RNA sequence: AGAGUUUGAUCCUGGCUCAGAACGAACGCUGGCGGCGCGUUUUAAGCAUGCAAGUCGAGGGAGAAUCAAGUGCUUGCACUUGAGGAAACCGGCGCACGGGUGAGUAACACGUGAGAAUCUACCUUGAGGCGGGGGAUAACCCAUGGAAACAUGGGGUAAUACCGCAUAUGUCUACGGACGAAAGGCACUUUUGUGCCACCUUGAGAUGAGCUUGCGGGUCAUUAGCUAGUUGGUAGGGUAAAGGCCUACCAAGGCGACGAUGACUAGCCGGCCUGAGAGGGUGAUCGGCCACAUUGGGACUGAGACACGGCCCAGACUCCUACGGGAGGCAGCAGCUAAGAAUAUUCCGCAAUAGGGGAAACCCUGACGGAGCGACGCCGCGUGAAUGAUGAAGGCCGAAAGGUUGUAAAGUUCUUUUAUAAGGGAAGAAUAAUGGUGGUGAGAGAAACGCCAUCAGAUGACGGUACCUUAUGAAUAAGCCCCGGCUAACUACGUGCCAGCAGCCGCGGUAAUACGUAGGGGGCAAGCGUUGUUCGGAUUCAUUGGGCGUAAAGGGCAUGUAGGCGGUUGUGCAAGUGUGGAUUGAAAGACCGGAGCUUAACUCCGUGUUUGGUCUGCAAACUGCACAACUAGAGUACAGGAUGGGAGAGUGGAAUUCCGCGUGUAGGGGUGAAAUCUGUAGAGAUGCGGAAGAAUACCGGUGGCGAAGGCGACUCUCUGGCCUGUAACUGACGCUAAGGUGCGAAAGUGUGGGUAUCGAACAGGAUUAGAUACCCUGGUAGUCCACACUGUAAACGUUGUACACUAGGUGUCAGGGGUAUCGACCCCCCUGGUGCCGUAGCUAACGCGAUAAGUGUACCGCCUGGGGAGUACACUCGCAAGGGUGAAACUCAAAGGAAUUGACGGGGGCCCGCACAAGCGGUGGAGCAUGUGGUUUAAUUCGACGAUACGCGAAAAACCUUACCAGGGCUUGACAUACAGUUGAUCGGUGCAGAGAUGUGCCUUUCCUUCGGGACAGCUGUACAGGUGCUGCAUGGUUGUCGUCAGCUCGUGUUGUGAGAUGUUGGGUUAAGUCCCGCAACGAGCGCAACCCUUACUGUUAGUUGCCAUCAGGUUAUGCUGGGCACUCUAGCAGGACUGCCGGUGACAAACCGGAGGAAGGUGGGGAUGACGUCAAAUCCUCAUGGCCCUUAUGUCCUGGGCUACACACGUGCUACAAUGGGCUGUACAAAGGGUUGCAAUCCCGCGAGGGGGAGCCAAUCCCAAAAAGCAGUCCGUAGUUCGGAUUGGAGUCUGCAACUCGACUCCAUGAAGCCGGAAUCGCUAGUAAUCGCAGAUCAGAACGCUGCGGUGAAUACGUUCCCGGGCCUUGUACACACCGCCCGUCACACCAUCCGAGUUGAGGAUACCCGAAGCCGUUACCCUAACCUUGUGAGGGGGGCGUCUAAGGUAUGCUUGAUAAGGAGGGUGAAGUCGGAACAAGGUA
Repeated sequence: AGAGUUUGAUCCUGGCUCAGAACGAACGCUGGCGGCGCGUUUUAAGCAUGCAAGUCGAGGGAGAAUCAAGUGCUUGCACUUGAGGAAACCGGCGCACGGGUGAGUAACACGUGAGAAUCUACCUUGAGGCGGGGGAUAACCCAUGGAAACAUGGGGUAAUACCGCAUAUGUCUACGGACGAAAGGCACUUUUGUGCCACCUUGAGAUGAGCUUGCGGGUCAUUAGCUAGUUGGUAGGGUAAAGGCCUACCAAGGCGACGAUGACUAGCCGGCCUGAGAGGGUGAUCGGCCACAUUGGGACUGAGACACGGCCCAGACUCCUACGGGAGGCAGCAGCUAAGAAUAUUCCGCAAUAGGGGAAACCCUGACGGAGCGACGCCGCGUGAAUGAUGAAGGCCGAAAGGUUGUAAAGUUCUUUUAUAAGGGAAGAAUAAUGGUGGUGAGAGAAACGCCAUCAGAUGACGGUACCUUAUGAAUAAGCCCCGGCUAACUACGUGCCAGCAGCCGCGGUAAUACGUAGGGGGCAAGCGUUGUUCGGAUUCAUUGGGCGUAAAGGGCAUGUAGGCGGUUGUGCAAGUGUGGAUUGAAAGACCGGAGCUUAACUCCGUGUUUGGUCUGCAAACUGCACAACUAGAGUACAGGAUGGGAGAGUGGAAUUCCGCGUGUAGGGGUGAAAUCUGUAGAGAUGCGGAAGAAUACCGGUGGCGAAGGCGACUCUCUGGCCUGUAACUGACGCUAAGGUGCGAAAGUGUGGGUAUCGAACAGGAUUAGAUACCCUGGUAGUCCACACUGUAAACGUUGUACACUAGGUGUCAGGGGUAUCGACCCCCCUGGUGCCGUAGCUAACGCGAUAAGUGUACCGCCUGGGGAGUACACUCGCAAGGGUGAAACUCAAAGGAAUUGACGGGGGCCCGCACAAGCGGUGGAGCAUGUGGUUUAAUUCGACGAUACGCGAAAAACCUUACCAGGGCUUGACAUACAGUUGAUCGGUGCAGAGAUGUGCCUUUCCUUCGGGACAGCUGUACAGGUGCUGCAUGGUUGUCGUCAGCUCGUGUUGUGAGAUGUUGGGUUAAGUCCCGCAACGAGCGCAACCCUUACUGUUAGUUGCCAUCAGGUUAUGCUGGGCACUCUAGCAGGACUGCCGGUGACAAACCGGAGGAAGGUGGGGAUGACGUCAAAUCCUCAUGGCCCUUAUGUCCUGGGCUACACACGUGCUACAAUGGGCUGUACAAAGGGUUGCAAUCCCGCGAGGGGGAGCCAAUCCCAAAAAGCAGUCCGUAGUUCGGAUUGGAGUCUGCAACUCGACUCCAUGAAGCCGGAAUCGCUAGUAAUCGCAGAUCAGAACGCUGCGGUGAAUACGUUCCCGGGCCUUGUACACACCGCCCGUCACACCAUCCGAGUUGAGGAUACCCGAAGCCGUUACCCUAACCUUGUGAGGGGGGCGUCUAAGGUAUGCUUGAUAAGGAGGGUGAAGUCGGAACAAGGUA
């Protein structure tokens, strides 16, 4: 310090998530030791038991047990005296501290600072005193009541208990006076005693407490008004003390937008956690303050309480009870129950520290010191060290080699922290009492005593302590999480969208580094992970430190109140500000430096910090305040100007509709096309006249005016603002603006008018699957006017207002000036508006750019992920519709902005292609062939499925093929290799059984040799073979298609934040990214073209099997023969064509058009050749291959069957439907191929298929071989025919072991459908289509298919509007799995949270009234009454009665808030539901 996640990719905005630290934690797995800390965060729920506050005999009386002595004597009892001192009582001090908890409290409760009207026991210090009296009362004894708790009566006693008197530094005072204290005890004694501890009065201090006040620190305005002792005054009361604290009277105040009141939440702080800091969160332990003590109220005592372990009353609860009454309060320490995810021992000790009492010893202390339990936290230590390679075994991985675990282990040599055992052994303890010594108070003065110094002098809970030594022995001691990215760390197996994981993104559907296990690795370590919470990261509430044109966000506009901010100069003040000083900011903590525990944690010491508050001195620049002045801001005045600015009244013309009359006749209107509608009762059209209402053509313009909404004929009246010029006047009068007020399009509402047009709703007609729409015909509200309301808009420049500054250029509107001129124009300049382009700058980019979105200032408004939702509730405004303000639960990991590349569009432009069009011939109808689907079947093997499957794999299914089915067999196998053992055969001939495979016999038979054996073959065994089994979505290779379309990229440079762009776009041109020109590009590669083959022309070379012109010979005839290579031809080489030449067009280019020549002309024709890539395209059944599966079977052999089935559907073909034909007869002309397992001539036989026989030929030689259409002649005459040939019967031929399932062919007979084919659809642009035959591969046989070959040989193309496909540019996009995309809403189902809801049931305030405990206060004079005064009773005190106040309780009313509810409502979420198709492209009606 950042990272992941929106996208195909990018930048930005923006949320979500992670890495860090922390914790009083909890849970899971695991667990050796020690030190130091911490330990009911929940229920202020309830509590058994024990303990937590006593002490003083040197205040007082009384005095048990026990002991001693004595007396009486009934010899074990009583009494007396003494010692002794328990328990209880009176009295003093303490119990208001210490300890606990955080319910309440939003408050002077707390923090911090200040203040005045106060008190303060014990303590310190100063001064003074301590005289003299009195009456009671507990205890005790007796008696009574009661279950108990306890109570009552009588008798009697003491004090440091109580009460007078005296005295008085004191207090009050009307200055006359009045009021007001005390207590003793102990020690020593030389006694008018001394000392100590107490006591009283008073001054001061210290400490503690009470009170007042400035400032500070929660949420909500969907809480806006609150207040009657309320605010103040006077008088009185009350208190320690000011005060409405309380009472009476008087006044009517007080608080509040700087947030009163109300609601909710909460103890506050030092600090703690986090953070760079500013901040944010928190308030455990420790420390300060407050509050509370079962709930509520109350006072008493006291220095101090309205009192945790005190009292009284009321309520709830628990316990005891004899039912009459009583008792209790763990939020003290332990402990229990319940609750909860969760939090400890009913321990030891007062040894230390500290507190209370005491003169002291001492006593008490669950404060405290310690121990126990808990890995709850922090810190430290250990679980061994060295050596050890055969890199052991085992595990895991690997094709093997080997790798890894791993120096790890074992082994060897050591050590002993820890552990166990034994022994030793600190510090924490200071000194107290007491005693000694020295000094001193001390005086004339002893003792005791006090003070100072010093010496001696008991006491340890922890504790079997820490620590040390010795012995034993590696001995007693390692886990947890993770390994897809973030984030360090990878393989195998299992699983197969299952089981599961997951913090976010996301993994898992058969090769999972993401699930589970193992091996390995990474991290931390006595812990490790998870969960929860806080801060951080998050600059994601932004003071530091954000934004608002389009991402969330500028109020619709103005006016103006409070508030905020404010021009120039001077003087003064000193509030802000600056700078010194003082004081405070407790301690602890934190930081720094030291010290002590072996170290650390921990503890101790020291300095500074403690950013703050208060008081005070100084300064006066800036802000502020006061005063004085100024004119540059602002305003006024005068002169001129433009204007659809506003309001009212009036006046026009055009158009529309309607009405009347005329002319006139059949339609009009409307649409994509129609219809509804209208018209012969006379429309529409046309002419004239009239009526009505609304709107104002042209001018008209990124022109004008207005704050915005908005404003458009003309004239008049009233009225607002603005601009220019002058610089006369005022003298900061200004800017902004929360609330407030006003204005505010359209639609809508109310009342009353008006209504020509247009026109929601509605009706009808169309369209459509539907059409509650788009289109058409009508048409009501409304549209118009007046007066009221509404108050919202994409009220938009999606850009708040004001001011200042910061390059220019160019239009336009208004006004002014200058130069020149007779004048005007032109030209130059200034001001104000309104546009465009653009520099710097800004911006995520787009863009903005003096009219800022630049640079600054001031003020206001607004935003903080998407959805839920501008919804609910509440309040408020409105007649209503509705407006304003405005959430939450829940849910998602995105939602969004700008730009990029593609793809797409029922967007645009340009261009191409048998794409359409123009033509020719087909398919779709028939029969048959063939393939496919479907069906059937034991099996009908498998694959191929739009184009790019379907006469396809298959260039040949009767057996074989063959993969399928049935049956019969085999198991190292039908086939390969290796090893070991064994045999000597295998082959060949032959018999039997069997459907065959096979089984079982018989005969015959090897080679080499170094004699060990080897080669070869059979058998047995082990490794292994084998699989057309699965996965083409694990793959290689091959192939199809887009497409022979013209594209696809790279390097460098440039450009952009970037994805990317540029190049490759543009202007031309081409079949072409072909070429040229231009250009921030320059080059290059794969494609195009060319190079290759073939064909067309020529030359040359070479002539056999080819050829035959010339010569010769021969034949009925034939290159038949000699001969020749001229020609044809064959097959090698070469030439030829390149826009090369001419003309035109074009930009002086590329190129195009035309022409010449030429066999061929603009790529001459054809072929081969297929860029980057797309379709998870096809193929595991050509082959190869990973993984999985089978192994007496999914392998292999055999026989038979099937692949040939057949209601049906489709594709591809053949043959036809006839006369351009069919039959018959005659006759002519090819090319390219094949042939020895072969092609086979002549000849003979058969009607024929064919048979017999066999010359020749391994082929430019011989054969297949007849080419056919064509041509010539003849018959047929439009018919289901002399067309057509299916089907069927019969008879045959050939191949082959074998033609039944299931071959081809021949002959005779039979003679089906079909008379040119619906919607639709295919091919073809020239030697092409069409038509005609020939050959070949496969092959024993079996083509209508396929692949080649030649013969005959057309028609048409105006053209690119449309259909299909493609290329380039551009545009829009919410698409990127890319339009076969995306996506909206209702309905149906499930779940979730919310709202409303007749009600039901709680809680909490409030108000009114009733009742009213205890208690304080007041009052009364009924009862009682020692010490005092008086003698009469009173005063005083207590009780009782009454009254005010008042807790709890009750009644009534309304408010706030929760739970629950029949039913209702919308919302959210949910792999494959329904209906439509609203949005995204012109989304098909923007």

This is a predicted structure of a 1486-nucleotide RNA (small-subunit ribosomal RNA) from a metagenome. It matches the Rfam family "Bacterial small subunit ribosomal RNA". Model confidence (mean pLDDT): 83 of 100.